[in-house]
């Protein structure tokens, strides 16, 4: 440069083209405990972006940023 594969809360991970985007750890706030842990409830937090397809897009497409792996040329 080429080509391929990724990109989803603070991490990790689900979701037939029709969801109030969904668990687990954490974090916050509660019950419960003499305290402390456990353990229970609740809460807050996300689809890189920018277009096309479609009645409808986290999904399918295309480019664009980024990460990754393959590979060519110089030297």
């Nucleotide at each position: 440069g080429g080509c391929g594969c990724g990109u989803u809360c603070u991490u990790c991970u689900a979701a037939c083209g029709g969801u109030u985007a969904g668990g687990a750890a954490g974090u916050c706030g509660g019950a419960u405990u003499c305290u402390c842990a456990u353990u229970c409830c609740g809460a807050a937090a996300a689809u890189a972006g920018c277009a096309g397809u479609u009645c409808g897009a986290u999904u399918c497409u295309g480019c664009u940023a980024c990460g990754c792996g393959c590979u060519a040329c110089c030297a």